[in-house]
């Protein structure tokens, strides 16, 4: 400085279960491991999902929220190989 095929040190934790908080989506703590080389952190772009208010022709649109474990971009950092 380059890379992430294997993998060590160490790290996070999908789905479910349960408690809690929220209208919702979904978010926290416990259990739990399907995964993960940033599944650290930031909703800046674009995606999905939601819809108490609001609008409506009752079909639906949307203010709002959520999601970083969907894809980019910003930043920060561990260890391994190689140089």
């Nucleotide at each position: 400085a380059a890379u992430g095929a294997a993998a060590c040190a160490g790290g996070c934790a999908a789905a479910u279960u349960c408690a809690u908080c929220g209208a919702a989506a979904g978010g926290u703590g416990a259990a739990g491991a399907c995964g993960c080389a940033a599944a650290g952190c930031u909703u800046c772009g674009g995606g999905u999902c939601u819809a108490a208010a609001g609008c409506g022709u009752u079909a639906g649109c949307a203010a709002u929220g959520a999601c970083a474990g969907c894809c980019g971009a910003g930043u920060u950092g561990c260890c391994a190989u190689u140089u």